[in-house]
Context: one part of a larger RNA
RNA sequence: ACCAUGCCAAGGAACUCUGCAAUCUCAGUCCGUAACUUCGGAAGAAGGACUGCCCGUAGUAGGUGAAGCGCUUCGCGCGUGGAGCCCAGGCGGGCCGCAGUGAAACGGCCCAAGCGACUGUUUAGCAAAAACACAGCACUCUGCGAACGCGCAAGCGGACGUAUAGGGUGUGACGCCUGCCCGGUGCCGGAAGGUUAACAGGAGAGGUUCGGGGGCAACCCCAACGCCUUGAAUCGAAGCCCCGGUAAACGGCGGCCGUAACUAUAACGGUCCUAAGGUAGCGAAAUUCCUUGUCGGGUAAGUUCCGACCUGCACGAAUGGCGUAACGACUUGGGCGCUGUCUCGGCGUGGUGCUCA
Numbered sequence: 001a002c003c004a005u006g007c008c009a010a011g012g013a014a015c016u017c018u019g020c021a022a023u024c025u026c027a028g029u030c031c032g033u034a035a036c037u038u039c040g041g042a043a044g045a046a047g048g049a050c051u052g053c054c055c056g057u058a059g060u061a062g063g064u065g066a067a068g069c070g071c072u073u074c075g076c077g078c079g080u081g082g083a084g085c086c087c088a089g090g091c092g093g094g095c096c097g098c099a100g101u102g103a104a105a106c107g108g109c110c111c112a113a114g115c116g117a118c119u120g121u122u123u124a125g126c127a128a129a130a131a132c133a134c135a136g137c138a139c140u141c142u143g144c145g146a147a148c149g150c151g152c153a154a155g156c157g158g159a160c161g162u163a164u165a166g167g168g169u170g171u172g173a174c175g176c177c178u179g180c181c182c183g184g185u186g187c188c189g190g191a192a193g194g195u196u197a198a199c200a201g202g203a204g205a206g207g208u209u210c211g212g213g214g215g216c217a218a219c220c221c222c223a224a225c226g227c228c229u230u231g232a233a234u235c236g237a238a239g240c241c242c243c244g245g246u247a248a249a250c251g252g253c254g255g256c257c258g259u260a261a262c263u264a265u266a267a268c269g270g271u272c273c274u275a276a277g278g279u280a281g282c283g284a285a286a287u288u289c290c291u292u293g294u295c296g297g298g299u300a301a302g303u304u305c306c307g308a309c310c311u312g313c314a315c316g317a318a319u320g321g322c323g324u325a326a327c328g329a330c331u332u333g334g335g336c337g338c339u340g341u342c343u344c345g346g347c348g349u350g351g352u353g354c355u356c357a
Base pairs, nucleotide, nucleotide: 001352002351003350004349005348006347007346008345010343011342014341019338027051028050029049030048031047036041038173052095053094054093055092056091057090062086063085064084068080069079070078071077096100108336109335110334111333112332113331114330115328116327120132121131136171137170138169139168140167141166142165148157149156150155174323175322176321177320179253180252181251184250185249186246187245188244189243190242193241194240195239200234204230205229206228207227208226211222212221213220214219254272255271256270257269258268281315282312293309294308295307296306297305
């Protein structure tokens, strides 16, 4: 010096990203206990008082229950009986110490917000959370050899289940709610029309040659009902186009200009565009760039926090919106208590390192 552990004057968070860490609190009995609330809770809320030993009441109250006696269905039976044994709480009085849950085990508390309802689950080895799950809600598929999943198949799961069942997806207790858009994409329905594959079909075209003509010949010309190669019309399902529906399907939910007798603002008007232009509720928010927005609260002083405002860069309704009692080793702000976190350091104990022998 370091590690572990114990103590400290005065102050008491001034430490620090943060009271991180360590104190404080801590048991039992009694008193007492707010907002809020889903009436269960919140509650061990909070906050208090008491606690040892001796004597007395008093061997009392209470507990246990022998012998004896009576009955007897004869039983390890019933009744009566109270001996013996155990032995308070409360109250009164007294004793000692700084201290009586004398050591040890043994909640610190409160207020206001955020997120998630909750108990649960998770990154084995830096994350336990506001992430996952969850009851509940909704959409959708599935009539049973179900849908769906595994497997080449047989087969198996689903399920020895049967729509109050099973699969998929989203949302996530509960309360109040969940607006507008179907133009695009998806899905569902439709089947008149357009388009459209193989197959069928062979019009026609090219090559070749049987055959015919010409030439002495090589060869040239004409050219089939043969052979080879191509190949138009026509026929042709689903799909696509098309016509509808559907958003708790994927998703989307405007701009400019003007206007009121101070000013400002604009209930009002005009215009352009769109499938439709964001309703309720919330809002500088786990979302706000400008921004430490502005006002209010708390502090002597507050980029955080709480309450408001609304100019929402870029909230918004099951990729749910807004609330919400209870819950949380969650996150943020504040307070009380208490402390070596600090002012600011000191000392003790055990260990490690280092030096010397």
This is a predicted structure of a 357-nucleotide part of an RNA (large-subunit ribosomal RNA, domain IV) from a Pseudomonadota bacterium. NCBI's taxonomy places the organism under Bacteria, Pseudomonadati, Pseudomonadota. RNAcentral holds the full RNA, with entries from ENA.